[in-house]
RNA sequence: UGAUAGAGGCGCGGAUGACAUCAGUACGCUUUCCUGAUAUCCCUGGCAGAGGGAGGAGAGCGGAAAGGGGAUUUCGCCGAGGUGAGGGGACAGCGCCGGGUUCCUUUGCCGGGCCGCGGGAGAAGAUCCCGCGGACUGUCGUCUUCUCACGGAGACGGAGCGCUGUUA
Numbered sequence: 001u002g003a004u005a006g007a008g009g010c011g012c013g014g015a016u017g018a019c020a021u022c023a024g025u026a027c028g029c030u031u032u033c034c035u036g037a038u039a040u041c042c043c044u045g046g047c048a049g050a051g052g053g054a055g056g057a058g059a060g061c062g063g064a065a066a067g068g069g070g071a072u073u074u075c076g077c078c079g080a081g082g083u084g085a086g087g088g089g090a091c092a093g094c095g096c097c098g099g100g101u102u103c104c105u106u107u108g109c110c111g112g113g114c115c116g117c118g119g120g121a122g123a124a125g126a127u128c129c130c131g132c133g134g135a136c137u138g139u140c141g142u143c144u145u146c147u148c149a150c151g152g153a154g155a156c157g158g159a160g161c162g163c164u165g166u167u168a
Base pairs, nucleotide, nucleotide: 001168002167003166004165005164006163009078011077012076013075014074015073019069027062028061029060030059031058032057033056034055041053042052043051045097046096047095081110082109083108084107085106086105087104088103089102090101091100111137112136114134115133116132117131118130119129120128121127139158140157141156142155143154144153145152146151
């Protein structure tokens, strides 16, 4: 230097998905009241256009779904993966603008989970993401100390392009 195999632990990610939430919401029916048809208003994320027709509030009866979460089971793994920026593609839409979901690629950052604070998304005290801080933990290095040694303990520091084993 190459190959190969491993370790960190509430470890990472995919699929499935009981169940809860969404929500007594949207919506449907009945009824009462308010508004009023050229304009206005409603059917849109915004603007325009086309087509159409009301709209709004209360009460009663009925009453969802999607996204997000998620036990269980299972699959692939240990830059697992996540995220910032750039480029390209697909889907829906396409009159224009904005936005959404997803895939590939280049490059930067992050060892890991947890807690707290702030911000963003979200219906949300769920969950996810970002930034900062805290202790903890794994790994290596330096120093001190104990041990015959292997190693143990403590302090400080670095980063996974790392660390350990085997092998050429």